């Protein structure tokens, strides 16, 4: 340095859920919670999913199709990082 992640140390993040904001929605924000995570730290690039406001199809709808929306806590890749034994 590059794998890798035992043991320990300094911290860190924070599902579910509850209150409130927000958004057409799916989701986001913020407190408050720990279920967990060694990138659970940033990218939505390639996939996988979730909505469908507009937009189309239709004679029509509590339909159908569709991402410009979302999700990095679904995987992959890209990028930066704290300790450390074999």
């Nucleotide at each position: 340095a590059a794998c890798u992640g035992a043991a320990a140390a300094a911290g860190g993040c924070a599902a579910a859920c509850u209150a409130u904001c927000u958004g057409a929605a799916a989701g986001g924000g913020u407190a408050g919670g720990a279920c967990g995570c060694a990138a659970a730290g940033c990218u939505a690039a390639g996939g996988g999913u979730c909505u469908a406001a507009g937009g189309u199809c239709u004679a029509a709808g509590u339909g159908g199709c569709u991402a410009u929306g979302a999700u990095c806590g679904c995987c992959u890749g890209g990028u930066u990082g704290c300790c450390a034994a074999a």
A computed fold for an 86-nucleotide RNA from Ornithinibacillus californiensis, annotated as c-di-GMP-I riboswitch aptamer. Rfam family: c-di-GMP-I riboswitch aptamer. Rfam links the family to the GO term cyclic-di-GMP binding. It was read from a public genome assembly, where an Rfam model found it. The coordinates come from a structure-prediction model, not an experiment, and the mean pLDDT is 89. NCBI's taxonomy places the organism under Bacteria, Bacillati, Bacilli, Bacillaceae, Ornithinibacillus.